[in-house]
RNA sequence: UCGUGCUAGACGGGGAGCUAGCGGUGCCCUGAACCCGCAAUCCGCUAUAGCGGGGUCGAAUCCCCAGCUCGAGGUCUAGGCGCCUGGGGACUGGCGUCGCCAAGCAGCGUCGAAGGCUUGGCCCUGCGCGGCGAAAGGCUACGAACCCCGUCAGAUCCGGGAGGAAGCAGCGGUAAGUAGUUGCUUUCGGGUGCCGUGGGAGCACCGAGCCGGAGCCGUUUGGUUCCGCUAAGCCUGGAUGUCAGAUCGACAGCGGGUGCACGG
Numbered sequence: 001u002c003g004u005g006c007u008a009g010a011c012g013g014g015g016a017g018c019u020a021g022c023g024g025u026g027c028c029c030u031g032a033a034c035c036c037g038c039a040a041u042c043c044g045c046u047a048u049a050g051c052g053g054g055g056u057c058g059a060a061u062c063c064c065c066a067g068c069u070c071g072a073g074g075u076c077u078a079g080g081c082g083c084c085u086g087g088g089g090a091c092u093g094g095c096g097u098c099g100c101c102a103a104g105c106a107g108c109g110u111c112g113a114a115g116g117c118u119u120g121g122c123c124c125u126g127c128g129c130g131g132c133g134a135a136a137g138g139c140u141a142c143g144a145a146c147c148c149c150g151u152c153a154g155a156u157c158c159g160g161g162a163g164g165a166a167g168c169a170g171c172g173g174u175a176a177g178u179a180g181u182u183g184c185u186u187u188c189g190g191g192u193g194c195c196g197u198g199g200g201a202g203c204a205c206c207g208a209g210c211c212g213g214a215g216c217c218g219u220u221u222g223g224u225u226c227c228g229c230u231a232a233g234c235c236u237g238g239a240u241g242u243c244a245g246a247u248c249g250a251c252a253g254c255g256g257g258u259g260c261a262c263g264g
Base pairs, nucleotide, nucleotide: 001264002263003262004261005260006259009057010056011055012030013029014028015027020046021045022044023043024042034054035053036052037051038050063257064256065255067254068253069252073248074247075246076245077244079243080242081241082240084238085237086236087235088234091233092232093230094229095228096227099224100223101222102221103220104219105218107216108215115211116210117209118208119207120206121205123200124199125198126197127196128195129193130192132189133188134187135186136185137184138181139180140179141178142177148173149172150171151170156165157164158163
């Protein structure tokens, strides 16, 4: 130095959490790196720290390093600076109503303010009257071959005669009925009426009379007490982003280290 066969060793790692501690299953990050069984009211182990069984590679690009560099990602802080959000509401702020005060503007008032009393209207209701609508009556006209009336030509019947009788058509008038009309009468009805009369309700509004004897009232601005609303500031909790600090740290890179046996 080459070949062959073995051994150590490797066949993922890390974070948080759990744990007396160390691993694993589970969650997360990274990576690509065997199989089977056990395992979160847990499974196994004891600083030599998964247990049991099997398999592959195997002294180097693959193994080891309390070494160095880089750095995904996670965790912590009564941290800083932001954003979102739940709750609170006695403090500061903002908005608003009533009341009170001040000032300004405008109007009414001794031809009588505020206030009070009385009485009317408006409101509800009964009656009367009118009106509207409907119905009936009334009035007018038409209207019966005969079984309605009056008059009954012709004709018929009775009589010796004088005369009498019944009675169709026609004419006239009517019943039942049909049509028209509303000056008239009666009955009924109503979300009918600047109508009359009686009763009722009485806050508000309008009017009149009396008492009273000087104020009444609208608006603008400002101030103020109470009350109400809001929650910008404030208090408290949650979640999240970024910065700073601390901590752990995969992958990757650099450097260094490391066997045995046989044969050529």
Molecule: Bacterial large signal recognition particle RNA
Organism: Dehalococcoidia bacterium